[in-house]
Record summary: The part of an RNA shown here (large-subunit ribosomal RNA, domain VI) has 255 nucleotides and comes from a bovine gut metagenome. The full RNA is in RNAcentral, with records from MGnify.
Context: one part of a larger RNA
RNA sequence: UGUAAAGAUAUUUGAGAGGAUCUGUCCUUAGUACGAGAGGACCGGGAUGGACAUACCUCUGGUGUACCAGUUGUUUUGCCAAAAGCAUCGCUGGGUAGCUAUGUAUGGAACGGAUAACCGCUGAAAGCAUCUAAGUGGGAAACCGACCUCAAAACUAGAUAUCUCCAUUAGAGUCGUGGUAGACCACCACGUUGAUAGGCAGAGUGUGUAAGCACAGCAAUGUGUUUAGCUAAUCUGUACUAAUAACUCGAUUGA
Numbered sequence: 001u002g003u004a005a006a007g008a009u010a011u012u013u014g015a016g017a018g019g020a021u022c023u024g025u026c027c028u029u030a031g032u033a034c035g036a037g038a039g040g041a042c043c044g045g046g047a048u049g050g051a052c053a054u055a056c057c058u059c060u061g062g063u064g065u066a067c068c069a070g071u072u073g074u075u076u077u078g079c080c081a082a083a084a085g086c087a088u089c090g091c092u093g094g095g096u097a098g099c100u101a102u103g104u105a106u107g108g109a110a111c112g113g114a115u116a117a118c119c120g121c122u123g124a125a126a127g128c129a130u131c132u133a134a135g136u137g138g139g140a141a142a143c144c145g146a147c148c149u150c151a152a153a154a155c156u157a158g159a160u161a162u163c164u165c166c167a168u169u170a171g172a173g174u175c176g177u178g179g180u181a182g183a184c185c186a187c188c189a190c191g192u193u194g195a196u197a198g199g200c201a202g203a204g205u206g207u208g209u210a211a212g213c214a215c216a217g218c219a220a221u222g223u224g225u226u227u228a229g230c231u232a233a234u235c236u237g238u239a240c241u242a243a244u245a246a247c248u249c250g251a252u253u254g255a
Stems, first nucleotide, its partner, number of pairs: 006164007016150004022050007034039001052107005060101004067094005072087006111145003118138004171249004175191005196242003199238005206230002212225005
C1' cells in the first nucleotide's frame, strides 16, 4: 500500500509451509512351540536405558566485579578503636535474583487410508493348471492423514462478534513510568477511576554472632549482651516521589 468507494477493537477458519519420525537391554509368556540332542522362538504383556529434541530452574551444581564474612601490605580519616581507598573483585570462604547443564520435566504412542516386494481367493484365454486377463483380499520405519508449530499477501486477499453516527467522536499515536520484551524500532504492562518504577515497612534469602559496653586474662585473645549485625536483582503491602498537563491523526466517492 492492498484486502476496503466508512473507520475501529477483539476472536477465529485453515489453502499452504515447516518440524518430529531413532534404538538397546532385561522380566514374563516359556525352557513352552520346534528339535534325537545341543539349542531355542514368533505373537502378546511389562520394566528400564542410550542418543536426540523442546521447555524450565523446584532439587543437584556452575556463575553471580551492586550481598556477607575472614585476612596480608600500605595510605588516609589527629591518635586508640572503628572504618575507607589501592593492590587481578588484592587474596580467601560462602552466596540471592537472573542466566545456565552435567540438573528437572516431557516427547517420538496408539490408530486410520492407499500401497511396494511378497502371500492369497475366485477365474478363463488354454475342458487341466494358473494370484490376473475381468473381479476381489492381506501386506512395511517408506507415502497420505493423525501429533507439534507458523499461517488471509490463500490477489478466490476468507469468517464471526461488538463499538462509533457528524461529533475531531470510536479508536490510535506523541509524551511519561517500566519489563514477561529488546541493538534501534517493535512487542507487552501501566499512566491518579493508579501498585508501572523508585522509596519506605514487613517477610524471605544469604552470611554467620556486628559496633559499643561489661567481665576474665600481663597480653594475643576469649566470654556475655547476641542464632546477633548487615543483607543485590525476590515476595507482600503502602501513593511518599515520578507517570502531570498538553498535543497530533482519525470515516460522504458509504449506510